[in-house]
RNA sequence: UUCACGAAACGGCAACAUCGUAGCAAUACGAUUGCGCAAAACCAGUGCCCCGCUCUGUGUUUUUUCCACAUCGGGGUCGAACGGUUAUCGAA
Numbered sequence: 001u002u003c004a005c006g007a008a009a010c011g012g013c014a015a016c017a018u019c020g021u022a023g024c025a026a027u028a029c030g031a032u033u034g035c036g037c038a039a040a041a042c043c044a045g046u047g048c049c050c051c052g053c054u055c056u057g058u059g060u061u062u063u064u065u066c067c068a069c070a071u072c073g074g075g076g077u078c079g080a081a082c083g084g085u086u087a088u089c090g091a092a
């Protein structure tokens, strides 16, 4: 110095909940809080999961509307898995 690994320290992040804002919603952002985290930093790429305002299709209906569903489209989540990129410290 590099890789693996994760004791300590300095710093860092911030779940749930409450309040406010945006959104149909999932959820996001801000404040308080502090469950936890060595990648709880970034990427929604893959399949999973979540949502349903609108589109498409199907079912229902004589038809339309309404309603329901999804091998469609759209949206969300990286603090869910895998994958990719980068990164602090240095005991065993």
Stems, first nucleotide, its partner, number of pairs: 005090002012037002017032006035079001041085003045082002049076003056070004

This is a predicted structure of a 92-nucleotide RNA (c-di-GMP-I riboswitch aptamer) from a Pseudomonadales bacterium. It was read from a public genome assembly, where an Rfam model found it. Its mean pLDDT, the model's own confidence on a scale to 100, is 81. The model forms 94% of the base pairs in the Rfam consensus.